[in-house]
Formats: sequence, structure tokens, C1' cells
RNA sequence: AAUUGAAAAAGGCAAACUUGUCGAAAGACAGGGACGCAAAGCCUCGGGUCUAAAGCGUAUGCUAUGAUGGCUGGGCUACCAAU
Repeated sequence: AAUUGAAAAAGGCAAACUUGUCGAAAGACAGGGACGCAAAGCCUCGGGUCUAAAGCGUAUGCUAUGAUGGCUGGGCUACCAAU
């Protein structure tokens, strides 16, 4: 430096649910809590999915500029071990 994650060690993150706050919603943040995760660390650049306040529409409809990196391709960075 590259590849890999079988065994091991030091540690890390935290789903559902729940309490509070924010938000039109999807959802986010903080506390509790652990289903899982070897990038479940970071980035909405591509695809997907969710929501639809405002806008458009006669309409129950359309629409992201909102959300999701724990849906995924890609980019950047990183601990330990084995080879």
C1' cells in the first nucleotide's frame, strides 16, 4: 500500500417502542431503549421510496424546492486483525 472480515481485542453507532421539542406532513433533534451494523462515519452527485405546505387544477389529482446515506450506485475518510 492492496485485498479480505474467519477468529480475537480495544472501542463505536443505535431499529422498533417510548418521553419531550420542532415541522403542514414525511420526518428531524434530545433522553430512555437495543433490532441490527465492519463504514449503520461524512456527502443528496445518479436511481428509488415517502410527504404535498405553497403553486396549478372543477376535482379525492399533479408537482420538491421538503424528507430518507439504517433503500441503493458513486465519491471522500477511518479503527483492529488476517493475507